[in-house]
RNA sequence: GCCCCCAUCGUCUAGCGGCCUAGGACGUCAGCCUUUCAAGCUGAAGAUCAGGGGUUCGAAUCCCCUUGGGGGCACCA
Numbered sequence: 001g002c003c004c005c006c007a008u009c010g011u012c013u014a015g016c017g018g019c020c021u022a023g024g025a026c027g028u029c030a031g032c033c034u035u036u037c038a039a040g041c042u043g044a045a046g047a048u049c050a051g052g053g054g055u056u057c058g059a060a061u062c063c064c065c066u067u068g069g070g071g072g073c074a075c076c077a
Base pairs, nucleotide, nucleotide: 001073002072003071004070005069006068007067010026011025012024013023018057028044029043030042031041032040050066051065052064053063054062
């Protein structure tokens, strides 16, 4: 330098154009339970879907650019 893959709540992830004002698990917070803690039960908060642009009636999803990460190939006098 070229090519490919990845980026979604604090963490791990579901998602394959409309059932997504984005769901689940763990964690956090509150309540219940318990002599207390843990466990269990109930509820709540938590993601402008890496950033920008485009296509579309409609984009987390498709296309382009950028950023970051990973991998392969090439170069290495």